[in-house]
Context: one part of a larger RNA
């Protein structure tokens, strides 16, 4: 030094990033038990009893009866520490086999959307298979995530759905020109394709796109400047510019606040953390859900009681390593 164990007195978290570790609590019976909450919270918290002997009752185990004895101590050992407040996630569950168990995933519930059955979707080159021996109270996809109260405005962009008048638009169809020649005509020059090849092309020509409309629990978005009230300050009010529309309810220095240890209040002798407010929201905000919420959590944060070798401040024991000798 490491591991394991013990630790008197005073103090009792002064230790530390943090009560990490340790200590304390622990059983049974009786009494008692708050906020909040539908059950629940709850073993809440907290208080007391517990040995042995005699008597009594009972067939007996035993007993909420009566009396007595001893000690500081009568559940040998094994056997919850508790309380207050807040964040997150409703909950039980799942996860990084071997550094992460969580606020991540899942979840019941909610919503949108696709699918009429030879279903959509998925796998396969195909046959075929799953979906499903199911049939829209079913099956697939996406988002949200119990419950309560709710979920505002914007369809200009992108996507999706619907529309078909007009514009654009492929192959194909359709017209011509050049070269060439089988064959035909011609005495010949040469002319003529129904062939081949090169090339030009009016007109016709679907979906799509343009276009018209719908759709945000689709992807997403949700302003600026100036002035104004009889102290001051502020601005219910007015003006102006821009926009598809300018953030509603609720919440707010927040798991979000840079300035910032914001300011005020609480807690402490003293508090960058914590709790309650304020609102100046750098850069909250409504199913990329908003705000609450009993219960739950090896979750995270702050405080308290109890308790202690965590500390003040060490000491002792055992084993190992080290050291000495061999």
């Nucleotide at each position: 030094c490491a591991u394991g164990g013990c630790u008197a007195a005073g103090u009792g978290a002064a230790c530390u990033a943090g009560g990490c570790a340790a200590a304390a609590u622990g059983g049974u019976c009786u009494c008692g038990u708050a906020a909040c909450u539908c059950g629940g919270g709850a073993g809440a918290a907290g208080a007391g009893a517990c040995g042995c002997c005699c008597c009594a009752a009972g067939u007996g185990a035993u007993u909420g009866g009566g009396g007595g004895c001893c000690g500081c101590a009568g559940g040998a050992a094994g056997a919850g520490g508790c309380c207050c407040a807040g964040g997150c996630g409703a909950c039980u569950g799942u996860u990084u086999a071997g550094c992460a168990a969580a606020a991540a995933c899942a979840c019941a519930g909610g919503a949108c959307u696709c699918u009429g059955c030879a279903a959509a979707g998925u796998c396969g080159a195909g046959a075929g298979a799953c979906a499903a021996a199911g049939u829209a109270u079913a099956g697939g996809g996406u988002c949200u995530g119990a419950c309560a109260c709710c979920u505002g405005c914007c369809c200009g962009g992108u996507g999706c759905c619907g529309g078909a008048a007009g514009g654009u638009u492929a192959a194909g169809g359709a017209a011509g020109g050049g070269c060439u020649u089988a064959g035909g005509a011609g005495c010949a020059a040469u002319c003529c394709a129904u062939g081949g090849u090169c090339u030009u092309a009016a007109c016709u020509g679907a979906a799509g796109c343009c276009c018209c409309g719908g759709u945000a629990a689709a992807c997403g978005g949700c302003g600026g400047c100036c002035g104004u009230a009889a102290c001051u300050a502020u601005a219910a009010c007015g003006g102006u510019c821009c926009u598809a529309a300018g953030g509603u309810a609720g919440c707010g220095a927040a798991a979000u606040u840079c300035c910032u240890u914001g300011u005020c209040g609480g807690g402490u002798a003293a508090g960058u953390u914590c709790c309650g407010a304020c609102c100046u929201g750098c850069a909250c905000g409504a199913a990329u859900g908003g705000u609450g919420u009993a219960a739950c959590g090896a979750u995270c944060u702050g405080g308290g009681c109890a308790c202690u070798g965590u500390c003040u401040c060490g000491g002792c024991c055992a084993u190992g390593a080290g050291c000495u000798c061999g």